[in-house]
RNA sequence: GCUGCAAACUAAGCUAUCGUCUUCCCGCUUUGCAGGAGGAAGGAAAGUCCGGACAGCACAGAGCAGCCCACCGGUGAAGAGCCGGGUCACACCGCAGGUGUGAACAGAUAGUGCCACAGAAAAUAACUUUUCAGUCGAAAGACUGGAUAAAGGUGAAAAUGUGAGGUAAGAGCUCACAACGAUUCAUGGUAACAUGCUUCGUGGGUAAACCUUGGGUGCUGAAAUGCCACGUAUAGUAACGUUUGAGAAUAGCUCGUUCGAGUUACAGGGUAGGCAGAAACAGGUGAACAGUAAUGUUCAUCGCAGAUAAAUGAUAGCUCCCGACAGAAUCCGGCUUACAGGUUUGCAGCUUUU
Numbered sequence: 001g002c003u004g005c006a007a008a009c010u011a012a013g014c015u016a017u018c019g020u021c022u023u024c025c026c027g028c029u030u031u032g033c034a035g036g037a038g039g040a041a042g043g044a045a046a047g048u049c050c051g052g053a054c055a056g057c058a059c060a061g062a063g064c065a066g067c068c069c070a071c072c073g074g075u076g077a078a079g080a081g082c083c084g085g086g087u088c089a090c091a092c093c094g095c096a097g098g099u100g101u102g103a104a105c106a107g108a109u110a111g112u113g114c115c116a117c118a119g120a121a122a123a124u125a126a127c128u129u130u131u132c133a134g135u136c137g138a139a140a141g142a143c144u145g146g147a148u149a150a151a152g153g154u155g156a157a158a159a160u161g162u163g164a165g166g167u168a169a170g171a172g173c174u175c176a177c178a179a180c181g182a183u184u185c186a187u188g189g190u191a192a193c194a195u196g197c198u199u200c201g202u203g204g205g206u207a208a209a210c211c212u213u214g215g216g217u218g219c220u221g222a223a224a225u226g227c228c229a230c231g232u233a234u235a236g237u238a239a240c241g242u243u244u245g246a247g248a249a250u251a252g253c254u255c256g257u258u259c260g261a262g263u264u265a266c267a268g269g270g271u272a273g274g275c276a277g278a279a280a281c282a283g284g285u286g287a288a289c290a291g292u293a294a295u296g297u298u299c300a301u302c303g304c305a306g307a308u309a310a311a312u313g314a315u316a317g318c319u320c321c322c323g324a325c326a327g328a329a330u331c332c333g334g335c336u337u338a339c340a341g342g343u344u345u346g347c348a349g350c351u352u353u354u
């Protein structure tokens, strides 16, 4: 210097004129208009996946069911978020360690299921082989009845592994050393856990299969919700009921509790306008301090959209990185997905110069 990967930031800019929406000030012919000073889509505004704020119901809950979570610690309003560590798996590297990535990371010794095809058989294992006894046969071998998981075959996986002894042949049958699981003690660590040691045990996988254990959990959603104005029917039919309680509320069901004189069903009539919610907050920016970090504290400073069929467009000129994905609708913190080009940092490779 180039290439690749990863992360962070950015996401066309400036000037002039006219135009759109909105905040404040002020005036007027006052709900509108004129003037002045300001502001006006995103890092994802997308997905609607997770958690909340807020509003309403309830203030009397309890049980069951449903749903969610699952290594340790920290952070945070909370989260299936983020940070750090541990364990396991995979990949790479000078290789008992390091780096990177991932994990929906409690339990398979509570129980029930499932493991295609191949294979005798997927856990009550005999297909071939090995070995014993009997019969036939010159022999090779054949048949019948036993023993056997040591060897071979099939398979992702076949009854923990290696060696020795033992046996008719074999087998944890016995012994030694290992592997895995559980466990005792000691040391280190806040802890998960690590190292060493003691004792016991031995098909494997699967719980994102049912399930078990432990913990947690009200529901609805801004078209929520509240208020005002206008207008009608203060009416009709039927059933039930008025303390012997119809019906309603309490997320689902049961029990309980509260309200209750009218309720429910059918048919019919009126209305579709306006205001609030609506953006000052778990807020943004900068600096210092604490911390491995996420993050927190203090100080200073700023106010950065509020439409309601839906607002930022048009024209002209200049600049260069020649412009991707893409438009708020109650709001906030995350997660996931899309993304041209540019800048910066880190890692790896190649090349060149000194």
Base pairs, nucleotide, nucleotide: 001350002349003348004347005346006345007344008343009342010341012319013318014317015316016315017314018313020040021039022038023037024036025035027033028032042325046336047335049334050333051332052331053330054221055220056219057218061255062254063253064252066217067216068215069214070213071085072084073083074082075081086105087103088102089101090100091099092098093097106212107211111210112209113206114205115204127152128151130147131146132145133144134143135142136141160178161177162176163175164174165173179202180201181200182199185196186195187194188193225276226275227274228273236266237265238264239263240262247259248258249257250256281303283302284301285300286299287298288297289296290295
Molecule: Bacterial RNase P class A
Organism: Sphingobacteriales bacterium